About this RNA: Lysine riboswitch aptamer from a soil metagenome, 169 nucleotides, folded computationally. The model forms 94% of the base pairs in the Rfam consensus. The prediction has a mean pLDDT of 80.
RNA sequence: CAGAGGUGCGGUCACAAGCAGUAGUACCGCGGAGGAACGAGCUUCCGCCAGAUGCGGUGCGAACGGUGUGGCCGCCGAAGUCAGGGGUCCGUCUCGGGACCUCGGGCUGGUCCGCUUUCCGGAAGGAGACGGACUGUCGUGACGGGGGAAACUCCGCCGCGAAGCGCUG
Numbered sequence: 001c002a003g004a005g006g007u008g009c010g011g012u013c014a015c016a017a018g019c020a021g022u023a024g025u026a027c028c029g030c031g032g033a034g035g036a037a038c039g040a041g042c043u044u045c046c047g048c049c050a051g052a053u054g055c056g057g058u059g060c061g062a063a064c065g066g067u068g069u070g071g072c073c074g075c076c077g078a079a080g081u082c083a084g085g086g087g088u089c090c091g092u093c094u095c096g097g098g099a100c101c102u103c104g105g106g107c108u109g110g111u112c113c114g115c116u117u118u119c120c121g122g123a124a125g126g127a128g129a130c131g132g133a134c135u136g137u138c139g140u141g142a143c144g145g146g147g148g149a150a151a152c153u154c155c156g157c158c159g160c161g162a163a164g165c166g167c168u169g
Stems, first nucleotide, its partner, number of pairs: 001169003006076001008075009024060007034046004038096004042091001079108004084103007109135006116128002119126002137162005143156005
């Protein structure tokens, strides 16, 4: 540099489920001084009889992130995850928190199943730990077969072991 694992990985688009009859919004009623912007501060804004926030009812009624399936695209440390640094946004500020992106580092060969958790999530679900099965790769030991004068080598099969910092060329 090229290449292989297979229910292989990711991205994107479409659709679906879920979010949710929730948020929001319009109207009606209750209520009567505080409340909203992620938390605290600050600031801004709404409201104090022209009645806010809130609560109840009726009508209309979403979406982001996350998930699944299919198409397409890019790929085979694909990628995932963990903690940390940086950036953007959540109010042009501070501290904390969160979402996403990014950087280098640790861990994980891949898939599936079970089980579990002071984890993430609003849910669906995800992630981690543990256990099992299957599978690809290499090493090693035995067995069977083939090649070779030999050293050795090839094929099949079984057991054991290792890890992608691997394997094949």